[in-house]
RNA sequence: GGAGUUGGCCAGACAGUCGCCCCUUGCGUCAGGAAGGGGAGGAAAGUCCGGGCUCCACCGGGCAGGGUGCCAGGUAACGCCUGGGGGACGCGAGUCCACGGACAGUGCCACAGAAAACAAACCGCCGGUUCCGCCGGUAAGGGUGAAAAGGUGCGGUAAGAGCGCACCGCGUUGGUGGUAACAUCAACGGCAGGGUAAACCCCACCCGGAGCAAGACCAAAUAGGGGGACGGGCAGCAGCGAUGCUGCAACGCGCGGCCCGCGCGUGUCCCCGGGUAGGUCGCAUGAGGCGCACGGCGACGUGCGUCCAAGAUGAAUGACUGUCCUCGACAGAACCCGGCUUAUCGGCCAACUCCUACC
Numbered sequence: 001g002g003a004g005u006u007g008g009c010c011a012g013a014c015a016g017u018c019g020c021c022c023c024u025u026g027c028g029u030c031a032g033g034a035a036g037g038g039g040a041g042g043a044a045a046g047u048c049c050g051g052g053c054u055c056c057a058c059c060g061g062g063c064a065g066g067g068u069g070c071c072a073g074g075u076a077a078c079g080c081c082u083g084g085g086g087g088a089c090g091c092g093a094g095u096c097c098a099c100g101g102a103c104a105g106u107g108c109c110a111c112a113g114a115a116a117a118c119a120a121a122c123c124g125c126c127g128g129u130u131c132c133g134c135c136g137g138u139a140a141g142g143g144u145g146a147a148a149a150g151g152u153g154c155g156g157u158a159a160g161a162g163c164g165c166a167c168c169g170c171g172u173u174g175g176u177g178g179u180a181a182c183a184u185c186a187a188c189g190g191c192a193g194g195g196u197a198a199a200c201c202c203c204a205c206c207c208g209g210a211g212c213a214a215g216a217c218c219a220a221a222u223a224g225g226g227g228g229a230c231g232g233g234c235a236g237c238a239g240c241g242a243u244g245c246u247g248c249a250a251c252g253c254g255c256g257g258c259c260c261g262c263g264c265g266u267g268u269c270c271c272c273g274g275g276u277a278g279g280u281c282g283c284a285u286g287a288g289g290c291g292c293a294c295g296g297c298g299a300c301g302u303g304c305g306u307c308c309a310a311g312a313u314g315a316a317u318g319a320c321u322g323u324c325c326u327c328g329a330c331a332g333a334a335c336c337c338g339g340c341u342u343a344u345c346g347g348c349c350a351a352c353u354c355c356u357a358c359c
Base pairs, nucleotide, nucleotide: 001355002354003353004352005351006350007349008348009347010346012324013323014322015321016320017319018318020039021038022037023036024035025034027032041330045341046340048339049338050337051336052335053211054210055209056208065207066206067205068204069203070084071083072082073081074080085099086097087096088095089094100202101201105200106199107196108195109194122142123141124138125137126136127135128134129133150168151167152166153165154164155163169191170189171188172187173186174185175184176183177182215281216280217279218278225272226271227270228269229268230267233248234247235246236245237244238243250266251265252264253263254262255261288307289306290305291304292303293302294301295300325328
């Protein structure tokens, strides 16, 4: 100098003018107005996991359902994070992996192929024969497939074959190291009978449900509910009565007015409780940020110091102007927090790897 890997940080800057939401302190003629202060993100997003908080349910356990799945640790918890093991990729720094069980049982394996599993003979090879054929042996060779009874070599054989042997692989047992996953060594077994569990399933562990429109409080008008006081023409019925029901009358309203007729309705006042409109809280001091020290490889933990940082409810965080530059991406809170995933113009820093050149 070039090419990369990992981790962290920033997200146009400055000034002016006019606005918007919230808080504090004065003023106020309760209409407002003044001063000061604060005002989106690394993802505020998707709502995919985990928790706090709230209400409901709940002795405990189980079924169903859902989730997780190498080991150890961290954490409030997790499907997250850290460290380690194994496998795959990369020269390397490093990256990726749902990574328990296929002799508990069931299912599936398209096409091709002779055969897809209590294996299998299409071609080939070998032997026999009645010799264009048939019978037998053979999984070494060809061919099919994602997958065909482990691989290489030597021996062996009619040709072959773990048939025999050596090494590798696999399995069993034991030793050693490690908390463990696992690694490694030795002996033994010629060798397990294909794959698939993000197929059903089995095993181990975890999970009660709903969600801030949760939920708590204050509380009109109108209508309805309960209670009390006063008032209520005539007749009938029920009832001892209070009273109730029905009809007529009366009154009010409607059918434009009036008559007839028809329909609807039945007084006044007070008290109580529930709900609605509306309002207040929940609502930002929290598993909080920053700095230092200590413990730990690390995630993280402990102690001390310091700081307070949007809070709306038609819902604010904007618009314009000027200057400069490398000309500015994805996108915006709505109860809160820890993660994951997805989107994102560009720039900066640190550590490390590989290549080249020079000293």

Predicted 3D model of a 359-nucleotide RNA (Bacterial RNase P class A) from Caldichromatium japonicum. It matches the Rfam family "Bacterial RNase P class A". About the family: Ribonuclease P (RNase P) is a ubiquitous endoribonuclease, found in archaea, bacteria and eukarya as well as chloroplasts and mitochondria. Its family is annotated with dimeric ribonuclease P complex, ribonuclease P activity and tRNA processing in the Gene Ontology. A source record names the gene rnpB.